[in-house]
Molecule: Bacterial large signal recognition particle RNA
Organism: Anaerolineae bacterium
RNA sequence: GCCACAUCGGCCCAGGCGCUUAUCUCGGUAAUACGGACGGGGGCCCUGAGCGGCAGCGGCCUGUGAACCCGGUCAGGACCGGAAGGGAGCAGCCGUAAGCAGUCACCGCUGGGUGACUCAGGUAGCCUUGGUCACGAUUACCGAGAUAAGUCCCUGGGCCGAUUGAU
Numbered sequence: 001g002c003c004a005c006a007u008c009g010g011c012c013c014a015g016g017c018g019c020u021u022a023u024c025u026c027g028g029u030a031a032u033a034c035g036g037a038c039g040g041g042g043g044c045c046c047u048g049a050g051c052g053g054c055a056g057c058g059g060c061c062u063g064u065g066a067a068c069c070c071g072g073u074c075a076g077g078a079c080c081g082g083a084a085g086g087g088a089g090c091a092g093c094c095g096u097a098a099g100c101a102g103u104c105a106c107c108g109c110u111g112g113g114u115g116a117c118u119c120a121g122g123u124a125g126c127c128u129u130g131g132u133c134a135c136g137a138u139u140a141c142c143g144a145g146a147u148a149a150g151u152c153c154c155u156g157g158g159c160c161g162a163u164u165g166a167u
Stems, first nucleotide, its partner, number of pairs: 001167001003165002006163011018151015034136002036133003040129005045122006051115002054111006061102004070095004079086002
């Protein structure tokens, strides 16, 4: 230096089992200010009624207000009566009707482009609020399967080094 078996260590390749990771698929569960469907509450909107307020009118109140066709009292005067007295009755006075005027408050009637008022009801739409479904979507977990990679181990092969043996 070469060769070989055995052993040890290291590296590489192939296969196998298990494990881990990643991706995909399926199933299940849960959640989501997501989409969808269904239905509820409130407000805007509409209607009615009530209450209040405004306006008008009327009543009440006050004043005025009847030459005569309102009332009471009726001077004077006239009339009746022998007289006493009486009836009617103008003016005046008082009061009042219709009317006119005024007025705080009160009562009644009518009306509205009256009121962040109350109650009842309605509804095409808008706003808002939360409920249900598990239909879809997303996320998380669990289970199963497939693929890829890595790794412990096993098997086979190759290479290197060390020990050993032979030459």